[in-house]
Predicted 3D model of a 73-nucleotide RNA (transfer RNA) from a Minisyncoccota bacterium.
Its mean pLDDT, the model's own confidence on a scale to 100, is 81.
The same sequence occurs in records of 2 taxa.
Its Rfam family is "tRNA". Gene Ontology term of the family: triplet codon-amino acid adaptor activity. The family's RNA type in Rfam is transfer RNA.
RNA sequence: GCCAUCUUAGCUCAGUAGGUAGAGCACGCCCAUGGUAAGGGCGAGGUCCCCGGUUCGAUCCCGGGAGAUGGCU
Numbered sequence: 001g002c003c004a005u006c007u008u009a010g011c012u013c014a015g016u017a018g019g020u021a022g023a024g025c026a027c028g029c030c031c032a033u034g035g036u037a038a039g040g041g042c043g044a045g046g047u048c049c050c051c052g053g054u055u056c057g058a059u060c061c062c063g064g065g066a067g068a069u070g071g072c073u
Stems, first nucleotide, its partner, number of pairs: 001072007010025004019056001027043005049065005
């Protein structure tokens, strides 16, 4: 330098035919127990990497950029 894949909650990851996003773990409160653990319920937490385009509407489609991983040279 070239190619491919990826970037979504604190962490690991889903997600959709384009219609304002979820799970598990972690965190907070509660239930339950004589008490603890396990278990159950509720809650908080997100500019969906950035900029632009298409569209009534973009996390999703298109272009450019940044970063991560792998491959080639």